[in-house]
Predicted 3D model of a 720-nucleotide part of an RNA (large-subunit ribosomal RNA, domain II) from Actinokineospora diospyrosa. Lineage of the source: Bacteria > Actinomycetota > Actinomycetes > Pseudonocardiales > Actinokineospora. It matches the Rfam family "Bacterial large subunit ribosomal RNA". The prediction has a mean pLDDT of 83.
Context: one part of a larger RNA
RNA sequence: GCCUGCGAGUUAGUGCUACGUGGCGAGGUUAACCCGUGUGGGGUAGCCGUAGCGAAAGCGAGUCCGAAUAGGGCGGUUGAGUCGCGUGGUCUAGACCCGAAGCGGAGUGAUCUACCCAUGGCCAGGGUGAAGCGACGGUAAGACGUCGUGGAGGCCCGAACCCACCAGGGUUGAAAACCUGGGGGAUGAGCUGUGGGUAGGGGUGAAAGGCCAAUCAAACUCCGUGAUAGCUGGUUCUCCCCGAAAUGCAUUUAGGUGCAGCGUCGCAUGUUUCUUGCCGGGGGUAGAGCACUGGAUGGUCUAGGGGGCCUACAAGCUUACCGAAAUCAACCAAACUCCGAAUACCGGUAAGUGAGAGUGCGGCAGUGAGACUGCGGGCGAUAAGGUUCGUAGUCGAGAGGGAAACAGCCCAGAACACCAGCUAAGGCCCCUAAGUGUGCGCUAAGUGGGAAAGGAUGUGGGGUCGCCCAGACAACCAGGAGGUUGGCUUAGAAGCAGCCAUCCUUGAAAGAGUGCGUAAUAGCUCACUGGUCAAGUGGUCCUGCGCCGACAAUGUAGCGGGGCUGAAGCGCACCGCCGAAGCUGUGUCAUUCACAUAUUACAUCCGCGCCCGGGCUUGACUCGGGUGUGCAGUGGUGUGGAUGGGUAGGGGAGCGUCGUGUCACCGGGGAAGCGGCGGAGUGAUCCAGUCGUGGAGGUGACGCGAGUGAGAAUGCAGGC
Numbered sequence: 001g002c003c004u005g006c007g008a009g010u011u012a013g014u015g016c017u018a019c020g021u022g023g024c025g026a027g028g029u030u031a032a033c034c035c036g037u038g039u040g041g042g043g044u045a046g047c048c049g050u051a052g053c054g055a056a057a058g059c060g061a062g063u064c065c066g067a068a069u070a071g072g073g074c075g076g077u078u079g080a081g082u083c084g085c086g087u088g089g090u091c092u093a094g095a096c097c098c099g100a101a102g103c104g105g106a107g108u109g110a111u112c113u114a115c116c117c118a119u120g121g122c123c124a125g126g127g128u129g130a131a132g133c134g135a136c137g138g139u140a141a142g143a144c145g146u147c148g149u150g151g152a153g154g155c156c157c158g159a160a161c162c163c164a165c166c167a168g169g170g171u172u173g174a175a176a177a178c179c180u181g182g183g184g185g186a187u188g189a190g191c192u193g194u195g196g197g198u199a200g201g202g203g204u205g206a207a208a209g210g211c212c213a214a215u216c217a218a219a220c221u222c223c224g225u226g227a228u229a230g231c232u233g234g235u236u237c238u239c240c241c242c243g244a245a246a247u248g249c250a251u252u253u254a255g256g257u258g259c260a261g262c263g264u265c266g267c268a269u270g271u272u273u274c275u276u277g278c279c280g281g282g283g284g285u286a287g288a289g290c291a292c293u294g295g296a297u298g299g300u301c302u303a304g305g306g307g308g309c310c311u312a313c314a315a316g317c318u319u320a321c322c323g324a325a326a327u328c329a330a331c332c333a334a335a336c337u338c339c340g341a342a343u344a345c346c347g348g349u350a351a352g353u354g355a356g357a358g359u360g361c362g363g364c365a366g367u368g369a370g371a372c373u374g375c376g377g378g379c380g381a382u383a384a385g386g387u388u389c390g391u392a393g394u395c396g397a398g399a400g401g402g403a404a405a406c407a408g409c410c411c412a413g414a415a416c417a418c419c420a421g422c423u424a425a426g427g428c429c430c431c432u433a434a435g436u437g438u439g440c441g442c443u444a445a446g447u448g449g450g451a452a453a454g455g456a457u458g459u460g461g462g463g464u465c466g467c468c469c470a471g472a473c474a475a476c477c478a479g480g481a482g483g484u485u486g487g488c489u490u491a492g493a494a495g496c497a498g499c500c501a502u503c504c505u506u507g508a509a510a511g512a513g514u515g516c517g518u519a520a521u522a523g524c525u526c527a528c529u530g531g532u533c534a535a536g537u538g539g540u541c542c543u544g545c546g547c548c549g550a551c552a553a554u555g556u557a558g559c560g561g562g563g564c565u566g567a568a569g570c571g572c573a574c575c576g577c578c579g580a581a582g583c584u585g586u587g588u589c590a591u592u593c594a595c596a597u598a599u600u601a602c603a604u605c606c607g608c609g610c611c612c613g614g615g616c617u618u619g620a621c622u623c624g625g626g627u628g629u630g631c632a633g634u635g636g637u638g639u640g641g642a643u644g645g646g647u648a649g650g651g652g653a654g655c656g657u658c659g660u661g662u663c664a665c666c667g668g669g670g671a672a673g674c675g676g677c678g679g680a681g682u683g684a685u686c687c688a689g690u691c692g693u694g695g696a697g698g699u700g701a702c703g704c705g706a707g708u709g710a711g712a713a714u715g716c717a718g719g720c
Stems, first nucleotide, its partner, number of pairs: 001720006011093003015090010027048003033042003052059002062074004096234002099231001103224006114198009123188001125157003128153001132149006161185003165182005200216001202212003237654006247260005261367002263364007272357001274352008287339001288337002293333003297329004304322002306319004370395010400411003415588004420584003426578003429562003435575001437574006448564001454548002458545010475532005481505003486500003511526001515524002589644009606630010616619001655709001657706010673693005678687003
């Protein structure tokens, strides 16, 4: 890992509550217990209901507060309960199942290991050479020196022994700590055998929270114990109907919970809902504005201040300074408003719609982590697949088609079947279903098929202002002069370093000079003018499509690909077609509503008629039975309309397993079970016949009762 088996909402309580159903009904019902075995009989304590109010005494259709005959609160002026059974939920219990780390109690452990005690054992070999002692030297005597002797040391080197510093290997190992090669200690605080001691909040510890039997920030075993788990995981058959939420408030609350909101089922009400038109409302948003509150630019004017002149003081004059207020012009604002929409919202009214509309009461929930997109805002950086509100949509819980692929985008809401049709978004050269469609333009960049500020005689369209056959623009030929080297400055300054001025003359025209140039001149050139030529030529604005700006890591790689240029790109217009689970067609199923229907049958309720019987109070009495009829309802059938995506979740109808009661059946002429062939049903599932195996029980209908359905729980056991 697979297979087989096992594996999770149970049980109890005269608990509570709702619904279904049954008995009795202003009543209903027993519990313990007894008699005793009959789903029997007894048993009336108790409980619920029939009356409430008050904390209570208590009073009572009232009562409480109160001085109150006031006022107010809660009740009443009528009624349905109660006891069983079943189901949903809830409470108390382990309470759907599995799961802690832990806490407490009683015990078991020092054969591992820590330390201690007692008693034993072990340490090749080599080196160094302390004290002491001796001899000699030395001294007054010493001290001291030299040579010997001696053999100290947590001394040195290094086996056994002990340790574990480095590297390599090993890492489902040979091994749950090892192997190999180096390494450290090796007479010591040394190593070691045997026996003994210390025990769990305790021991022991040259101290690492180390060690105390492969377990240690509190050992192990059993018990309390099914501890608790607002947490994670799992929770087993089918079909049908409806179908959420991820919000508000509160919370030692934030991944939990309570109430409300939203779902479902039942009862009641029955258009009250919703949409549109009309009528009536309030508003202060968008926008706009500057009338207020503030901000903010320039001008005018000017109080005041500064500077200057003048001045003994006072005053006066002046100002390219600053500048309140006022005024003019142009602006800004979520917390400004003289104004002010569109929508939205509220009420009324009319019509439409008739929908799984609205509302009230009750049973049962789930949800209370939301996500993205468009629009309106806050925060942020007018960042984020950011965050937080509002509003709408989708996903969530939604399949199908498109966007290459792609929960949240676009189209569109899947009951089932069909080798039928029409469309949506999006597409129609090939991959790939459908146009190499039509007409007119644009683009040359593979733009299309990624990007900004900014830049540019790219190119199409439209304005506007110039010049132009009295000859423009470009090109070529020629001129481009004189006063004058203007004045100043300067070493120089002559059109051309710089400053000032910028005139006059001749003339077709020519600047006191546009640029290059010189030390300064010179020289070249331009403006300007004439000629040649010959028809358009410049500036500016708006607009369509393009160009540059444009650099990244596996491999083209920023059209899905091929490939595309009068397009297979872009714009406008048009005609066709393709294209989905949309719509239509045909058939079928289910749910629901409406209408119709009839037959049979059933039971019940009520009304009426008739008949029979019983009772007494002989009555307009009552009880029981039978029969006929009417009304209403349920299931049936038919027609028509609508509906049938679905997670959490609510509701409904069924299948199957085991046991059991009643009835009916099958079986050694072969039960169940197992295997093969075949068929039926929307499904869970079911079955005829037959063959094989098997060898003794089994099945159907209607009920009842559950250890009742397996794929998941790092599930449990076994097998492979």